The prediction has a mean pLDDT of 81. Predicted 3D model of a 133-nucleotide part of an RNA (small-subunit ribosomal RNA, 3' minor domain) from Casuarina glauca. The source organism's lineage runs through Eukaryota, Streptophyta, eudicotyledons, fabids and Casuarina. Its Rfam family is "Bacterial small subunit ribosomal RNA". Its Rfam clan is "SSU clan".

Context: one part of a larger RNA
RNA sequence: CACUGCCCAUCACAUUAUAGAAGUUGGCAAUGCUUGAAGUUGUUACUUUAACCAUAAGGAAGGGGAUGUCGAAGGCAGGGCUAGUGACUAGAGUGAAGUCAUAACAAGGUAGAUGUAUUGGAAGGUGUAAUUA
Numbered sequence: 001c002a003c004u005g006c007c008c009a010u011c012a013c014a015u016u017a018u019a020g021a022a023g024u025u026g027g028c029a030a031u032g033c034u035u036g037a038a039g040u041u042g043u044u045a046c047u048u049u050a051a052c053c054a055u056a057a058g059g060a061a062g063g064g065g066a067u068g069u070c071g072a073a074g075g076c077a078g079g080g081c082u083a084g085u086g087a088c089u090a091g092a093g094u095g096a097a098g099u100c101a102u103a104a105c106a107a108g109g110u111a112g113a114u115g116u117a118u119u120g121g122a123a124g125g126u127g128u129a130a131u132u133a
């Protein structure tokens, strides 16, 4: 810089984050079922044994084997929480100089603005009620 002013919205372009999205790829902690190592412990009408008791068998106490409970890891299933990614969709922010118009600011060229209804590429228009100047 003072109307050659100021300024509103759509659209286009670029960019940023966000939300939705058929899905898809991981992580975490649990749940149910299943399998069940080592080990502790229980059982044992299987097997076996130097110390004790008996001395005749055997008993007691052990070893081995078998087996029950608990039990890590694993497998299966459906859910939970969470992190990425996803064609596409939605609105938002930002931008010196794009497009279309010019709604507001002067009686802004139809006075403005509010509620509501309706309508239009967009700002907006129209009806109605109350309101301000």
Stems, first nucleotide, its partner, number of pairs: 003108001005105001011098001013095004018090003023085006031077004039070001041068004046064004052059002111132002114129006